[in-house]
RNA sequence: GAUGAACGCUGGCGGGAGGCUUAACACAUGCAAGUCGAGCGGUAUUGGCUUUCGGGCCAAGAGAGCGGCGCACGGGUGAGUAACGCGUAUGCAACCUGCCCUUUACAGGGAGAUAGCCCGUUGAAAGACGGAUUAAUACCCCAUAUUCUUUAAGUGCCGCAUGGCACUUAAAGGAAAGCUGCGGCGGUAAAGGAUGGGCAUGCGUGACAUUAGCUGGUUGGUAAGGUAACGGCCUACCAAGGCAACGAUGUCUAGGGGAUCUGAGAGGAUGACCCCCCACACUGGUACUGAGACACGGACCAGACUCCUACGGGAGGCAGCAGUGAGGAAUAUUGGUCAAUGGGCGGAAGCCUGAACCAGCCAUCCCGCGUGAAGGAAGACGGCCCUACGGGUUGUAAACUUCUUUUCUGCAGGGGUAAUAGUCGCUACGUGUAGCGAUAUGCAAGUACUGCAGGAAUCAGCAUCGGCUAACUCCGUGCCAGCAGCCGCGGUAAUACGGAGGAUGCGAGCGUUAUCCGGAUUUAUUGGGUUUAAAGGGUACGUAGGCGGGCCGUUAAGUCAGUGGUGAAAAUCUGCCGCUCCACGGUAGAAGUGCCGUUGAAACUGACGGUCUUGAGUGCAUUCGAGGCAUGCGGAAUGUGUAGUGUAGCGGUGAAAUGCAUAGAUAUUACACAGAACCCCGAUUGCGAAGGCAGCAUGCCAGGUUGAUACUGACGCUGAAGUACGAAAGCGUGGGGAUCGAACAGGAUUAGAUACCCUGGUAGUCCACGCCGUAAACGAUGCUCACCAGCUGUUUGCGAUAUGAUAGUAAGCGGCCAAGCGAAAGCGAUAAGUGAGCCACCUGGGGAGUACGCCGGCAACGGUGAAACUCAAAGGAAUUGACGGGGGCCCGCACAAGCGGAGGAACAUGUGGUUUAAUUCGAUGAUACGCGAGGAACCUUACCUGGGCUUGAAUGGGUACCGACGUAGUUGGAAACAACUAUUUCUUCGGACGGUAUUCAAGGUGCUGCAUGGUUGUCGUCAGCUCGUGCCGUGAGGGUCGGGUUAAGUCCCAUAACGAGCGCAACCCCUACCGGUAGUUACCAGCAUGUAGCGAUGGGGACUCUACCGGGACUGCCACCGUAAGGUGCGAGGAAGGCGGGGAUGACGUCAAAUCAGCACGGCCCUUAUGUCCAGGGCUACACACGUGUUACAAUGGCCGGUACAGCGGGAAGCGGGUGAGUGAUCACGAGCAGAUCCCGAAAGCCGGUCCCAGUUCGGAUCGAAGUCUGCAACCCGACUUCGUGAAGCUGGAUUCGCUAGUAAUCGCGCAUCAGCCAUGGCGCGGUGAAUACGUUCCCGGGCCUUGUACACACCGCCCGUCACACCAUGGAAGUUGGGGGCGCCCGAAGUUGGCCGGCAAAUAGGCUGCCUAAGGCGAAAUCAAUGACUGGGGUG
Repeated sequence: GAUGAACGCUGGCGGGAGGCUUAACACAUGCAAGUCGAGCGGUAUUGGCUUUCGGGCCAAGAGAGCGGCGCACGGGUGAGUAACGCGUAUGCAACCUGCCCUUUACAGGGAGAUAGCCCGUUGAAAGACGGAUUAAUACCCCAUAUUCUUUAAGUGCCGCAUGGCACUUAAAGGAAAGCUGCGGCGGUAAAGGAUGGGCAUGCGUGACAUUAGCUGGUUGGUAAGGUAACGGCCUACCAAGGCAACGAUGUCUAGGGGAUCUGAGAGGAUGACCCCCCACACUGGUACUGAGACACGGACCAGACUCCUACGGGAGGCAGCAGUGAGGAAUAUUGGUCAAUGGGCGGAAGCCUGAACCAGCCAUCCCGCGUGAAGGAAGACGGCCCUACGGGUUGUAAACUUCUUUUCUGCAGGGGUAAUAGUCGCUACGUGUAGCGAUAUGCAAGUACUGCAGGAAUCAGCAUCGGCUAACUCCGUGCCAGCAGCCGCGGUAAUACGGAGGAUGCGAGCGUUAUCCGGAUUUAUUGGGUUUAAAGGGUACGUAGGCGGGCCGUUAAGUCAGUGGUGAAAAUCUGCCGCUCCACGGUAGAAGUGCCGUUGAAACUGACGGUCUUGAGUGCAUUCGAGGCAUGCGGAAUGUGUAGUGUAGCGGUGAAAUGCAUAGAUAUUACACAGAACCCCGAUUGCGAAGGCAGCAUGCCAGGUUGAUACUGACGCUGAAGUACGAAAGCGUGGGGAUCGAACAGGAUUAGAUACCCUGGUAGUCCACGCCGUAAACGAUGCUCACCAGCUGUUUGCGAUAUGAUAGUAAGCGGCCAAGCGAAAGCGAUAAGUGAGCCACCUGGGGAGUACGCCGGCAACGGUGAAACUCAAAGGAAUUGACGGGGGCCCGCACAAGCGGAGGAACAUGUGGUUUAAUUCGAUGAUACGCGAGGAACCUUACCUGGGCUUGAAUGGGUACCGACGUAGUUGGAAACAACUAUUUCUUCGGACGGUAUUCAAGGUGCUGCAUGGUUGUCGUCAGCUCGUGCCGUGAGGGUCGGGUUAAGUCCCAUAACGAGCGCAACCCCUACCGGUAGUUACCAGCAUGUAGCGAUGGGGACUCUACCGGGACUGCCACCGUAAGGUGCGAGGAAGGCGGGGAUGACGUCAAAUCAGCACGGCCCUUAUGUCCAGGGCUACACACGUGUUACAAUGGCCGGUACAGCGGGAAGCGGGUGAGUGAUCACGAGCAGAUCCCGAAAGCCGGUCCCAGUUCGGAUCGAAGUCUGCAACCCGACUUCGUGAAGCUGGAUUCGCUAGUAAUCGCGCAUCAGCCAUGGCGCGGUGAAUACGUUCCCGGGCCUUGUACACACCGCCCGUCACACCAUGGAAGUUGGGGGCGCCCGAAGUUGGCCGGCAAAUAGGCUGCCUAAGGCGAAAUCAAUGACUGGGGUG
């Protein structure tokens, strides 16, 4: 895009079309084929006349009958049919044709019946039978007759064959019908025409080869028969043919065409409506009649079914029009009319006509129209959304104003379809015809159309809105409910589900489903492929077939051109015309790409003839090789046997063990035997079609190459089917058996080890003969030929010049590349380039190279080779990452080398767990666990219990009222709070302030860190992460790689790259040295004063120091190495040397890392509570487990006494000198100090003493007693002091942590928080002050390059098979059931045909019978399908 459609929602009108696709299932009822009195007999009945009333006569005349014509048309359906059925083109010299037209001739005479009618018999009926009588255009006989038929003879002409035509003669045979109104209509014979048919032929017209052979009237001939006619159409005889790979036969499917839909076309699909042809008419068979039938509304027979019946018998055939039931997703009225068109009959009027024309139903389709138009912004109300005092959108939409009247309703009018028929009249000429006039006839239809009136009045839905694909927000839901064409949405912020608002698309329709074509170059003729994506046969030979070299000639099959015929109409297309337009219709043209005939052309292809040598081949000469087959020979090695020497092990492995060995192994020597394979040469070297081929020699066979040329003369290429060869393994028979070695056994390894390793070892490995026929049989690349730049190596020839080196040429084997090709990788004269020819093969993955069938095989198995079902992928090449028990280079307290710890003890602290009313919450590998917390007794506090409050604990605003609030007191209470009493404002008079009530804004440590901001951890202070332009690549992408160097993507070199940014480094701070400036509160060298002593004082600006500004270090210099960058040096100099030491500083990003409880914030949730106040409790619990620490276990120590030296800091509700008291914590008084001024102030160390290796004079937990301090308050639950008590612990398993120098270790000091403190924590400060690093194999982490990858959530990845369970389709299966077709036998209706009987004769009827045959029965087999206990694998979860 389309449809004979269906379904869902919705629905105003008109025009034009269409309407059982399913059950060729069954049918009630009505209608669908009759007509003619001008062929015939004739009557019921009616009318008239008459009557003796019984009837008679006359006229008209139904039904039925005889006869004629029609019923073979029209209408329906598509079951069958794969066929001369259909289409197209021819032929009939092999034929027929009623009615119609033309022409010629004719129609004389006669006879006998039979329907009907009448009478009767029989039957329920349908009907049947008998008797009597009768007519014809019914039937029969005689006569006549041609251009008729048959036979015989002759002449002429013609044809592709049989043969045909014309003429002449003779013989024989065969016709007829009447009616009449007198006009005519008919009849017979013959010829011709027209129309309609019959037959034959070429070509075209489905699927399956898992259907390969079929055929007995079969193929042909002769003769007879039959037919309208040819013919095995039929019969007899004879011959043995005929068809088939160009697809016979079989099975399945199917009416064919014009055309229709789609498509650019070529094609593909379809065959409704309309037209042509065919076939069928309940199923099967048969003939009759007829011009025509083997006959839809005829006959006979058989069968199934239905109906009637008096049970004896009968009747029927909607696939005609309506209609009914059934089936189905689904398809209409038991309508009107013969007015028109057409048909039958008739002379005609006319009759008949479910053909036809109309109407009805149905949005089933196509086309047209309408549901109003213009104006109208306060951009109304309402709805929806938002960043919400407001804005956006619905939206000029509505309201409202004006206008129109298609449509609608009512009323009125109203053309054409009708006319050449008929009837009547007139005219013309001669009966009759022609012309003119008049007249009758309308189903549709109160139609179309037109006018008038009324009034916006009567009329909008459907689907969609994640991408494809036009159209977005809110709410609800929460992997639920649901959506979905594909991808895919939904797990609490869903543009994807459901609703709403809005939008988009189409519009009386819109969506969905089904089907076809397109897109799909995705079966490729146009117009594809096969190295790696699916796809080259394992290889060769070769049949058919396809294709084929140069020249000449002939021909004209193909080919090309002209022309003739045909290609029905309708349809499609174009022009014009008619319905208001359109759909639709009319008319003309074009087209119909085809087929046939005919006339030409002769280039190409073919055919035929001739010729040629270049393709191909043969001969001659040469040469090459692991080419094949057979036979013989050889040495080394291995194993075994015998003998000798010799002694304790051998062998084997990562290490071992099994095994062998004192009965003498291994080793070694000699001899002997056996079988198999052939070291070196040996080389991506050679040969072969492939498989494959290797010691040497001989024989036989085959092949390639080269050279020169003699010969043949296209003999060629490819190759379905076929045939041969064909590794290894395997099979059969017979040998052989050294080595190796499936199976098997043992030993190891291991969680296991039916493996890898070891010791043995059977088939086999070897030979002969015969099978098998497959391999990653690979170059994953079929064969042949031609052409298209180069460079280089090598094998074998030829060959020139030659002293040699070295050109050329042919056939092979390799490497690198131009062009070109390719998706890329790559290929590239050995093509995967450019062309030609032929073969083979492919068409998404799985199922499956499986099943079934067939063929081959001894078997194993091979060849051929599906489907159901299932998935949305499977796959190729390349890219970037990530990963690897891959590789290379490098780094880091990563290992190693060291020092000190942890893990064991006690305690402190955090966590888990458990417990609890609560033990609030968070943090959880590294990167949680002395973490948030830099201070939980109350508070904090978020938790629990209980008691209170509800605009609330805080803040702001409005309104009203009050003068309070507060303070003090009393009562209740645990307090909060409640109640009461007393007291109590300012003022400029507006109010301020405060309270109460009310109201608007509250509040939430409730949830979501996976909605977020901000901040932080980690990789990691690792050296990386990117961009611009250019270049390369189809692209992803590369560029950032390479060689060096560095701590560093640091720098240098190289380079299609050149630059740049964020990182690195540097700039900043502290520290180490020096200088300048400044000199108090710091300092004190010199001068002076004073003191017991002291920078205490005058003073000084030197020093230390303080704190500001500078300097200094840059591989700068030297030596060596290096192109450079840079490196090396116990180098120089220097306070410092190669980044001097430390800090701050953390790239792009990763972990949905952490935090909603620090803060902020979206959404959700609570609102007399999840808010808030208070008291008490809890966060401090305790069988246990873990992390981080402290103190120890002691003599490098503990204790006692004496004595020395810091730095960072802090201080007013503070630090507190000093004095006094106390053993002490501390208390009392108190100088000084808001600080370089005063205060807080060291320990280890050093000197001396004591302890003497012990659970101690170590260790200090725990507990008791007594105190001190802070604080409202130390019970749960503080720190400190004194006295007493004196636990575990004697250096810590596996394992594990920190540290490379002023570091580790060790010693103390300060600070924050803070009333106090559970601080042994954290952050800082200084004192004392080491050891070790060979080195980068290994562990961990990281960087760069490279490699493999089936990973990309990225190895904590991916993924295979069994087993278990559920479901699905399928194979096998003892069988069972059914279908279609064929074969054999039996029986055999109707009927045709033949024979016989019957009859005085003849004919018919009738009877009997032969052949054939439908149906039926029996039998054996094949085939298709369904089903089947059980069973096999497969798919999905």
The RNA shown here (small-subunit ribosomal RNA) has 1437 nucleotides and comes from an uncultured Bacteroidota bacterium. The sequence is in RNAcentral, with records from ENA, Greengenes and SILVA.